This is a predicted structure of a 255-nucleotide part of an RNA (large-subunit ribosomal RNA, domain VI) from a Patescibacteria group bacterium. Model confidence (mean pLDDT): 83 of 100. RNAcentral holds the full RNA, with entries from ENA.
[in-house]
Context: one part of a larger RNA
RNA sequence: CGGUGGAAUCGUAGAACCUUGAGGAGAGCUGGCCUCAGUACGAGAGGACCAGGCUGGAGGAAUCUCUGGUGUGCCGGUUGUGGCGUCAGCCGCAAAGCCGGGUAGCUAUAUUCCUAAGGGAUAACCGCUGAAAGCAUCUAAGUGGGAAGCCCCCUCCAAGAUUAGGGUUCAUUAUAGACUCCUGGAAGAAUACCAGGUUGUUCGGAAGGAUGUGGAAGCUCCGUAAGGAGUUAAGCUAACCUUAACCGAAUCAGU
Numbered sequence: 001c002g003g004u005g006g007a008a009u010c011g012u013a014g015a016a017c018c019u020u021g022a023g024g025a026g027a028g029c030u031g032g033c034c035u036c037a038g039u040a041c042g043a044g045a046g047g048a049c050c051a052g053g054c055u056g057g058a059g060g061a062a063u064c065u066c067u068g069g070u071g072u073g074c075c076g077g078u079u080g081u082g083g084c085g086u087c088a089g090c091c092g093c094a095a096a097g098c099c100g101g102g103u104a105g106c107u108a109u110a111u112u113c114c115u116a117a118g119g120g121a122u123a124a125c126c127g128c129u130g131a132a133a134g135c136a137u138c139u140a141a142g143u144g145g146g147a148a149g150c151c152c153c154c155u156c157c158a159a160g161a162u163u164a165g166g167g168u169u170c171a172u173u174a175u176a177g178a179c180u181c182c183u184g185g186a187a188g189a190a191u192a193c194c195a196g197g198u199u200g201u202u203c204g205g206a207a208g209g210a211u212g213u214g215g216a217a218g219c220u221c222c223g224u225a226a227g228g229a230g231u232u233a234a235g236c237u238a239a240c241c242u243u244a245a246c247c248g249a250a251u252c253a254g255u
Base pairs, nucleotide, nucleotide: 010160014170015169016168017167018166019165023157024156025155026154029057030056031055032054033053034052035051041046059114060113061112062111063110067108068107069106070105074101075100076099077098078097079094080093081092082091083090084089118152119151120150125145126144127143128142178255179254180253181197182196183195184194185193202249203248204247205246206243207242208241209240212236213235218231219230220229221228222227
């Protein structure tokens, strides 16, 4: 000095919300195969344009249904040691002690989509008509075609665009509105943003479920025992879903 996000103070002079788009940024890629067609062309060898279809690579965006990863507040197994007086059952520590799985969220190697089509003006170039110059000439007057490029079209930002725009509603002399604070969030580094604050469903609890783990404890039976079987697809289960408004917290107050 520049960029991004915010704060304060200003401007745009009431406030909240919804917008237009001057301008800016992004994107813009490309291979192979098939049909046309072994056609046009060519003596042959070879071998198309045009047009249509299919499928990739690279890059990008979004998402978490699937495939996986992670998942230190889920479940299970297990070693050493200490504790709860002992047994049993639990708990602490040892990298989460180690190990096997794993919900939500996040995530890529996963999934979906995009780089498409179109319009306009053109470049080189190709033309039409046509004189100067009775001919010729795309050019001098006039006029047409023509590119992954340019301007639109596509995506995003955007009225400090000081030319400060437009619309709707509320307010108009103390209100509208905003902030502090609190409960929270698919929002987030702080801040900001969004939802709610008793005239309340914002969060937690609760109930049911899903998911995960994988067969709890206790008791009974079998075994000398380690252990096994039954009760029992058991018990437990985070961030998820649903229900409901029963319980707790968003008090009060100030600017």